Small-subunit ribosomal RNA, central domain from an uncultured bacterium, 349 nucleotides, folded computationally.
Context: one part of a larger RNA
RNA sequence: CUGGGUGUAAAGGGCGUGUAGGCGGGCCGGCAAGUCGGUUGUUAAAUCUCUCCGCUCAACGGAGAAGCUGCGGCCGAUACUUCCGGUCUUGAGUGCGGCAGGGGAGGAUGGAAUUCCUGGUGUAGCGGUGAAAUGCGUAGAUAUCAGGAGGAACACCGGUGGCGAAGGCGGCCCUCUGGACGGUGACUGACGCUGAGACGCGAAAGCGUGGGGAGCAAACAGGAUUAGAUACCCUGGUAGUCCACGCCAUAAACGAUGACAACUAGACGUUGAGAGGGUUUGCCUCCCAGUGUCGCAGCUAACGCGUUAAGUUGUCCGCCUGGGGAGUACGGCCGCAAGGUUGAAACUC
Numbered sequence: 001c002u003g004g005g006u007g008u009a010a011a012g013g014g015c016g017u018g019u020a021g022g023c024g025g026g027c028c029g030g031c032a033a034g035u036c037g038g039u040u041g042u043u044a045a046a047u048c049u050c051u052c053c054g055c056u057c058a059a060c061g062g063a064g065a066a067g068c069u070g071c072g073g074c075c076g077a078u079a080c081u082u083c084c085g086g087u088c089u090u091g092a093g094u095g096c097g098g099c100a101g102g103g104g105a106g107g108a109u110g111g112a113a114u115u116c117c118u119g120g121u122g123u124a125g126c127g128g129u130g131a132a133a134u135g136c137g138u139a140g141a142u143a144u145c146a147g148g149a150g151g152a153a154c155a156c157c158g159g160u161g162g163c164g165a166a167g168g169c170g171g172c173c174c175u176c177u178g179g180a181c182g183g184u185g186a187c188u189g190a191c192g193c194u195g196a197g198a199c200g201c202g203a204a205a206g207c208g209u210g211g212g213g214a215g216c217a218a219a220c221a222g223g224a225u226u227a228g229a230u231a232c233c234c235u236g237g238u239a240g241u242c243c244a245c246g247c248c249a250u251a252a253a254c255g256a257u258g259a260c261a262a263c264u265a266g267a268c269g270u271u272g273a274g275a276g277g278g279u280u281u282g283c284c285u286c287c288c289a290g291u292g293u294c295g296c297a298g299c300u301a302a303c304g305c306g307u308u309a310a311g312u313u314g315u316c317c318g319c320c321u322g323g324g325g326a327g328u329a330c331g332g333c334c335g336c337a338a339g340g341u342u343g344a345a346a347c348u349c
Stems, first nucleotide, its partner, number of pairs: 003321004007303002012317001014201004021194003025088006033081002035077008049065006091191001092188003095184002098181001103177005109171001110154001115149007125136002162169002206247006215241002220236004258316006266294007274286004298305002322349003331342004
């Protein structure tokens, strides 16, 4: 001496359930494994240290002593940890009675709008742009009225509003179903936290089979622009977007901030439930859970964070260790494929 970090510099796993493991509340008793003390055995010689001695000194050598951080035996201590037994209720869970919600799945249904079709009115334009042209239209378009078809999405409400672990979720109604929150304090009695592997979920795009196809629209075609224009703009337009089932497993999967717990000034808003008060339709005060803004201490390289911490601590997991090469190569595993995952080195600065 026995790391430091992870919002933006390299670094939080996309998210959950949970196995092993690690860690774990109050009280009493027991054992004494860890732990601590004593004693004893052992810890070869040489080396190291000390004392004395021998080479004229020293190096070197000789003798003796101590020591050898360790391990074992025995005796003892019991604060803490483990283990065993008992007990408790504050952690955790259950019950009871409430409550908000785009949480999830299935079914059913509504109106507006776009497009298309049929018919009526009607006539020469429409459309589009910076300006045009391609395009559409006298075989009657655009506009307008009536009727019909079909698909997709749900204006207003709508809100730093709500719900969900994350991805994400928005018309209305029905059925099935998950979770949260507040009240009560009846029940269980530490049943907890985290979580390598594992398993499940996982936007969009993409893939397979079958359907569907209104609008939009990669690719593609044409018109413009331009020196060119494999673009931006315009007219079209196929996959796809939608549904069912099965794959894929990625993302600026972001709060670029892992989970849980405790502690540490406040102020103002907002959502949900509850309690108290009142001039009881809307008011005031308080409490809990969420969601925001500002801000003290503190932290931070700064920006900023600041009871929803990036403050002060604890437990557990993931990850980082100069840039490029490279998230590449090789190999393994997974995938129908696309590819995913794990993941180097030479060389170079």

Rfam family: Bacterial small subunit ribosomal RNA. Rfam links the family to the GO terms ribosome and structural constituent of ribosome.